[in-house]
C1' cells in the first nucleotide's frame, strides 16, 4: 500500500463514552395452519452427498471363570464422535454496479439452550481475526 470480513473512526490517563457499520430479539397485517417421527434456532460464503479409516456404544453368539449376578477374551451385525480425501450448494479475487466467458482460491469455526416466521415502536449485542496469491477478457451504465 492492498485483499477477505460488519469489524472502522473520534474523545478520554484509564474505566469508559460517542459516531458509523453489522447482527439478533420483538406487534398488527400477511404467512404458517392436518397426522407421525426426527428438538429447534442463530452468526458466517462455509451446505449437502459418496469413499476410506475409526475411539466408543448397543444387540446376538462362542469360550473361560462363577451357585448366580456378572467379569474377561473372541466374533457377526448396527450406530458412530472424529480424522483423511473426493465432489458439491455457495462465496472471494486491485474504482463501483449488472451480465457473459475463463482461471485461481475458500467451501472453516462458533453460539443460544428446548425458545425463535415476518415485524412498526422498542430492546439486546458485535466491531475480531487472517492474508500478500495475482487472470483476466468482453458488453452496458456510473464515479
Nucleotide at each position: 500500500c492492498g485483499c477477505c470480513g460488519a469489524a472502522u473512526c473520534c474523545c478520554g490517563c484509564g474505566a469508559g463514552g460517542g459516531a458509523a457499520c453489522c447482527g439478533g430479539g420483538g406487534a398488527a397485517c400477511c404467512a404458517c395452519c392436518u397426522c407421525a417421527a426426527u428438538g429447534g434456532g442463530g452468526u458466517g460464503a462455509a451446505u449437502c452427498g459418496g469413499g476410506c479409516g475409526g475411539a466408543c456404544a448397543c444387540c446376538g453368539c462362542c469360550g473361560u471363570g462363577g451357585a448366580a449376578a456378572c467379569a474377561c477374551g473372541g466374533u457377526c451385525g448396527u450406530g458412530g464422535a472424529c480424522g483423511c480425501g473426493c465432489g458439491u450448494a455457495g462465496g472471494a479475487g486491485a474504482c463501483c454496479u449488472u451480465c457473459c466467458u475463463g482461471c485461481u482460491c475458500c467451501g472453516a469455526a462458533c453460539c443460544c439452550g428446548u425458545c425463535a416466521g415476518c415485524u412498526a415502536a422498542c430492546c439486546c449485542g458485535g466491531u475480531a481475526g487472517g492474508c500478500g496469491a495475482g487472470a483476466a477478457g468482453g458488453a452496458a451504465g456510473g464515479a
Molecule: c-di-AMP riboswitch aptamer (ydaO/yuaA leader)
Organism: Streptomyces pseudogriseolus